[in-house]
Parts: sequence; C1' cells; structure tokens
RNA sequence: CACCGUCAAGGGCAAACCCGUCGAAAGGCGGGGACGCAAAAUCACGGGCCUAAUGCCGAUCAAGGCUAUGGCGGCUGGAUUGCCGGU
Repeated sequence: CACCGUCAAGGGCAAACCCGUCGAAAGGCGGGGACGCAAAAUCACGGGCCUAAUGCCGAUCAAGGCUAUGGCGGCUGGAUUGCCGGU
C1' cells in the first nucleotide's frame, strides 16, 4: 500500500419508544434508552423512498389529486477518512 473481517484487545455509534424543542409535514436537535451496526464516521453526485408548505388542477356541506425548492447517509451505489487483526 492492496485485499479480507474472525476468537480477540481497546473502544465507538445508537433503532424503537419516552420527555423537551424546532418544523406545515417528512424529519432534525438535546436528554433518557438499546434494536442493532466493522465504518450505523463525513458528503445529497446517481438511484430509490418519505413529506406536500407554496404553486397548479379539481371540488364547492368537503374532500381529493399532482409537484421539491424540503427531507432520509441506520435504503442503496459512489466519493473521502479512520481503529484493531489477518493475508
């Protein structure tokens, strides 16, 4: 440096849920809490998914539909970086 991930060693992160908070929502942040994760570290470039405020269509007792500029990195591809061990 490349590839691989296993008894390890030292550790790390933190799902659901609850409380508070921001947000139209999806979801984010903080605290608690652990389902799990060898990158569950960082990044929205590609795919995919979620939401639909604004806008458009539609309706007029009132629904409803479309749409990302919003979001998801613990959906996935990719990029960058990192601990230990093995070959």
A computed fold for an 87-nucleotide RNA from a Bacillota bacterium, annotated as c-di-GMP-I riboswitch aptamer. Its Rfam family is "c-di-GMP-I riboswitch aptamer". Gene Ontology term of the family: cyclic-di-GMP binding. Of the family's consensus pairs, 95% are formed in the model. It was read from a public genome assembly, where an Rfam model found it.